Transfer RNA from Penicilliopsis zonata CBS 506.65, 72 nucleotides, folded computationally. Its mean pLDDT, the model's own confidence on a scale to 100, is 82. Rfam family: tRNA. Gene Ontology term of the family: triplet codon-amino acid adaptor activity. The sequence is in RNAcentral, with records from ENA and Rfam.
RNA sequence: GCUGCCGUAGCGCAAUGGUAGCGCGUGAGGCUUCGGUCCUCAAGGUUGCGGGUUCAAAUCCCGUCGGCAGUU
Numbered sequence: 001g002c003u004g005c006c007g008u009a010g011c012g013c014a015a016u017g018g019u020a021g022c023g024c025g026u027g028a029g030g031c032u033u034c035g036g037u038c039c040u041c042a043a044g045g046u047u048g049c050g051g052g053u054u055c056a057a058a059u060c061c062c063g064u065c066g067g068c069a070g071u072u
Base pairs, nucleotide, nucleotide: 001071002070003069004068005067006066007065010024011023012022013021018055026042027041028040029039030038048064049063050062051061052060
């Protein structure tokens, strides 16, 4: 250089065009003598970035940045 895959909440990951969710973690409350476990609730996201297609894009297309793998 070329090819492929990945980038979504603090972390690990779902969501194959129609309200962006799950687990862990965090905060509050319940329970407990206290802590842990357990239960309930909540906060936390311009879906890497910039465009395009579409009534509608995390998803499809183009460009770009970063990471990983293969290849020369």